[in-house]
Context: one part of a larger RNA
RNA sequence: CGAAGGACACUUGAGGGGUUUCUUCCUUAGUACGAGAGGACCGGGAAGAACGCACUUCUGGUGUGGCAGUUAUCGCGUCAGCGGUAGCGCUGCGUAGCCAUGUGCGGAAGAGAUAAGCGCUGAAGGCAUCUAAGCGCCAAGCUCCUCCCAAGAUAUGGUGUCCCGGACGCAAGUCCCUGAAGAGCUCAUGCAGACUACAUGGUUGAUAGGUUGGGCGUGUAAGCAUCGUGAGAUGCUUAGCGGACCAAUACUAAUCGCUCGUGCGG
Numbered sequence: 001c002g003a004a005g006g007a008c009a010c011u012u013g014a015g016g017g018g019u020u021u022c023u024u025c026c027u028u029a030g031u032a033c034g035a036g037a038g039g040a041c042c043g044g045g046a047a048g049a050a051c052g053c054a055c056u057u058c059u060g061g062u063g064u065g066g067c068a069g070u071u072a073u074c075g076c077g078u079c080a081g082c083g084g085u086a087g088c089g090c091u092g093c094g095u096a097g098c099c100a101u102g103u104g105c106g107g108a109a110g111a112g113a114u115a116a117g118c119g120c121u122g123a124a125g126g127c128a129u130c131u132a133a134g135c136g137c138c139a140a141g142c143u144c145c146u147c148c149c150a151a152g153a154u155a156u157g158g159u160g161u162c163c164c165g166g167a168c169g170c171a172a173g174u175c176c177c178u179g180a181a182g183a184g185c186u187c188a189u190g191c192a193g194a195c196u197a198c199a200u201g202g203u204u205g206a207u208a209g210g211u212u213g214g215g216c217g218u219g220u221a222a223g224c225a226u227c228g229u230g231a232g233a234u235g236c237u238u239a240g241c242g243g244a245c246c247a248a249u250a251c252u253a254a255u256c257g258c259u260c261g262u263g264c265g266g
Stems, first nucleotide, its partner, number of pairs: 001152001005163007015149004021049007033038001051106005059100004066093005071086006110144003117137004164265001165176004177263001182260004186202005207253003210249005216242003223236005
């Protein structure tokens, strides 16, 4: 831009894409078959492999603004206590998130038309013949079924709801008035994300930060007291501190606004 006014939701599915796997065990049954050795079809059941999709309860990995321990050095005048640097200084743990080695699920069943093949009836050709007319069965393959995308499917689909004037004029339109529904700009953001888009919210507000409470992590802070010559130990103290998690709470910031979009539509 188109789709015969504009808009917001929800959809149909032409068409396209994905999947399509395999193994073992139990049973049928040591049956059929076979002299024996051996050893089934068909059917029922159960495990598993690889692959794919999703997820993070569990098991783990990471977790560079969490907690603790500790080395060297510099600084805060000294002690104590802290901070900086050492490519997170090193080490031990570790929330959220992301992830797999972890968890859940999937390739099931079925239908139609067929291939090779197996047949029925049956002539040409008194017989025979699956074929010439006609009619069956049959594959991991084909078309459906199943999952995903999908109306630029220009044959541009469907449904629901919402919105929009007076004069003149046959109409197109002109003048005056108007600027709807809705969308965007913009701002606070994230379950989204390269950007855009998408999603939530903007005071009629819990969108982010802060604060408070909780969870979870670390592992018992500082200070004081007691004990010990001292390193240190014990008590107050399962303390103190804390990123992302769950809530509550307008304290701070989403202020005020602006633009587009018209007026019943060949």
Description
This is a predicted structure of a 266-nucleotide part of an RNA (large-subunit ribosomal RNA, domain VI) from a Pseudomonadota bacterium. Model confidence (mean pLDDT): 87 of 100. It matches the Rfam family "Bacterial large subunit ribosomal RNA". Its family is annotated with ribosome and structural constituent of ribosome in the Gene Ontology. Taxonomically the source falls in Pseudomonadota (Bacteria, Pseudomonadati).